[in-house]
């Protein structure tokens, strides 16, 4: 350089173009306990960026960025 795949909470994963983006662990608060842990109840936190298509985009298209693999 060329081809091809990936990018979603702190981490790991979901989400056929249509409800308020879901789940697990972790984090915070409370209950319980002499304290901690466990358990229970509640809470905050995310779609890599910019455009395009569409009534509607995490999802489709283009470009850029980062990254995995293959070729040279």
């Nucleotide at each position: 350089g060329c081809g091809u795949g990936a990018a979603u909470a702190g981490u790991g994963u979901a989400a056929g173009g249509g409800u308020a983006a879901a789940c697990a662990c972790g984090c915070c608060u409370g209950u319980c306990u002499u304290c901690c842990a466990a358990a229970c109840a509640g809470g905050g936190g995310a779609u890599u960026a910019c455009a395009g298509u569409u009534c509607g985009a995490a999802u489709c298209u283009g470009u850029a960025u980062u990254u995995g693999c293959g070729c040279a």

Transfer RNA from a Chitinophagales bacterium, 72 nucleotides, folded computationally. Taxonomically the source falls in Chitinophagales (Bacteria, Pseudomonadati, Bacteroidota, Chitinophagia). Its mean pLDDT, the model's own confidence on a scale to 100, is 82. Its Rfam family is "tRNA". The family's RNA type in Rfam is transfer RNA.